[in-house]
Predicted 3D model of RNase P RNA and transfer RNA as a complex of 429 nucleotides. Its mean pLDDT, the model's own confidence on a scale to 100, is 77. It holds a member of the Rfam family "Bacterial RNase P class A". The family's RNA type in Rfam is ribozyme.
RNA sequence: CCAGAUCACUAAACGGCCGCUGGUGUGGGCGAGUAAAAUCGCGCCAUGCGAGAGGAAAGUCCGGGCAGUAUAGAGUAACGACAGUCGCUAACGGCGACCGCGCGCGAGCGUAGGGAAAGUGCCACAGAAACGAAACUACCUCUUAACGGAGGAAAAGGUGAAACGAGUGCGGUAAGAGCGCACAGCGAAUCGCGGUGACGCGAAACGGAGGUAAACCCUGUCGACUGCAAGGAGGUUGGAUAAUUGGCUGCUCGUCAACCAACCGCUAAAAUCCGCUAGAUAUGUUCGGCAACGGGCAUAGUAGAUAGAUGGUAGUUCACGACAAAACCCGGCUUAUCGGUGAUCUGGCAAA
RNA sequence: GUACCCGUAGCUCAGCUGGAUAGAGCGUUGGUUUGCGGUACCAGAGGCCGCAGGUUCAAAUCCUGCCGGGUACACCA
Numbered sequence: 001c002c003a004g005a006u007c008a009c010u011a012a013a014c015g016g017c018c019g020c021u022g023g024u025g026u027g028g029g030c031g032a033g034u035a036a037a038a039u040c041g042c043g044c045c046a047u048g049c050g051a052g053a054g055g056a057a058a059g060u061c062c063g064g065g066c067a068g069u070a071u072a073g074a075g076u077a078a079c080g081a082c083a084g085u086c087g088c089u090a091a092c093g094g095c096g097a098c099c100g101c102g103c104g105c106g107a108g109c110g111u112a113g114g115g116a117a118a119g120u121g122c123c124a125c126a127g128a129a130a131c132g133a134a135a136c137u138a139c140c141u142c143u144u145a146a147c148g149g150a151g152g153a154a155a156a157g158g159u160g161a162a163a164c165g166a167g168u169g170c171g172g173u174a175a176g177a178g179c180g181c182a183c184a185g186c187g188a189a190u191c192g193c194g195g196u197g198a199c200g201c202g203a204a205a206c207g208g209a210g211g212u213a214a215a216c217c218c219u220g221u222c223g224a225c226u227g228c229a230a231g232g233a234g235g236u237u238g239g240a241u242a243a244u245u246g247g248c249u250g251c252u253c254g255u256c257a258a259c260c261a262a263c264c265g266c267u268a269a270a271a272u273c274c275g276c277u278a279g280a281u282a283u284g285u286u287c288g289g290c291a292a293c294g295g296g297c298a299u300a301g302u303a304g305a306u307a308g309a310u311g312g313u314a315g316u317u318c319a320c321g322a323c324a325a326a327a328c329c330c331g332g333c334u335u336a337u338c339g340g341u342g343a344u345c346u347g348g349c350a351a352a
Numbered sequence: 353g354u355a356c357c358c359g360u361a362g363c364u365c366a367g368c369u370g371g372a373u374a375g376a377g378c379g380u381u382g383g384u385u386u387g388c389g390g391u392a393c394c395a396g397a398g399g400c401c402g403c404a405g406g407u408u409c410a411a412a413u414c415c416u417g418c419c420g421g422g423u424a425c426a427c428c429a
Base pairs, nucleotide, nucleotide: 001348002347003346004345005344006343007342008341009340010339012317013316014315016313017312018311020052021051023049024048025047026046027045028044029042030041031040032039054323058334059333061332062331063330064329065328066227067226068225069224073253074252075251076250077249079223080222081221082220083219084098085097086096087095088094099113100111101110102109103108114218115217119216120215121212122211123210131165136157137156139152140151141150142149143148167183168182169181170180171179186207187206190203191202192201193200194199231274232273233272234264235263236262237261238260239259244258245257246256247255281300282299283298284297285296286295287294288293318321353425354424355423356422357421358420359419362378363377364376365375371409380396381395382394383393384392402418403417404416405415406414
């Protein structure tokens, strides 16, 4: 320099003018209040100050917080999700590291990766036969003049995605066949060594088991339901729980509330207020860890609307601007995306 | 915002316990019949089964991710 791999960051910049959303301050107005003030309030007016979308805010696909149903309680049945191992985490179907398998010269990438040596089902067409074992052609023996018939065997042929499921050689036989032997190869389980473990390496003996579980199923683990259009805007004490209703899969148990009474309290605005943004928070640094991540310290305060703000306009510069924009909040995944920058590494070429 | 459903021919629908040529009705095209048109009869065309990937020997059908369309749901004491 060329070609590539893996991560991380960024998402035009600069001010001027006019708006919009919410916060806060000042002045005024209105209302309450008072003897008058003080004080309080406001869907009112003017004005100052500082703040105002994303890496995916998206899809709503997982997991949690939060809220209500009892801090979702027990048992059982069903249903659903997940699936190598060890770890991380609030949790996960996510992430990290490692193992096995596959791909790549390599850096690396992909992996729904438990069980088909529990059971059941399915394997179209073709083919003799599709998992039960049988036997179409060919082979061998007997028989027949011949066609054929009886028997043996399962190596060869053909069909098919797949053919009974261990290859080669020797022996063996009427012909053959793991029928026997040698070597090679496969395998759940066993033993030894290494590893936390998945697993790897080695050993002798034994064995013959098609595929399919993104078919039913079995094993193991986990799982209450409803979603901010949740939900709240009264509390305390006592009584009754006999019956009824509710607790969002059924049944059984248990429990609570609804119910009644007493006392205290609340309402200018329900077209309202709260929930609503300070949280598994962010940034920096340091320590531990291969990493995911965790601990310590310091600093920061960073949208909160309800028909829904974050825009418009003129200008300068550049690489000429992609995908797209909050609606309770987080952690992930997936998908969309013009480009730009940096770090580490791999292969090739050249030079020192 | 939340929960859920559906995409097969121009339109309305079958097929969705995997088996290869994907069917039906209406519409459409050509022909026959008629003086002409309709009707009737005969024949045909028209589908990447919304898109992409996977499982399987084999996918409209099973699984995953997208895209498009549609439905339902709150408060007012």